Predicted 3D model of a 63-nucleotide RNA (transfer RNA) from a pig gut metagenome.
RNA sequence: GCUUAGCUCAGUCGGUAGAGCAGUAGUUUUGUAAACUUCAGGUCGUCGGUUCGAAUCCGACAG
Numbered sequence: 001g002c003u004u005a006g007c008u009c010a011g012u013c014g015g016u017a018g019a020g021c022a023g024u025a026g027u028u029u030u031g032u033a034a035a036c037u038u039c040a041g042g043u044c045g046u047c048g049g050u051u052c053g054a055a056u057c058c059g060a061c062a063g
Stems, first nucleotide, its partner, number of pairs: 002063002006021004015052001023039001025037003045061005
């Protein structure tokens, strides 16, 4: 210094957690692929603290 979706990563100054890929379903095609549309998927490493409110600030711990 890092830990956020199955993977790779955003998330600035504390105010409804996101993208791409992968996956589901559909459209298209003789069929597959590709393309397009749609849906699902999160204890934000763990435990505490501060705060009306924490992924975000502080501490300890784990990897």
The coordinates come from a structure-prediction model, not an experiment, and the mean pLDDT is 83. Rfam family: tRNA. Rfam describes the family as follows. Transfer RNA (tRNA) molecules are approximately 80 nucleotides in length. The family's RNA type in Rfam is transfer RNA. The sequence is in RNAcentral, with records from MGnify.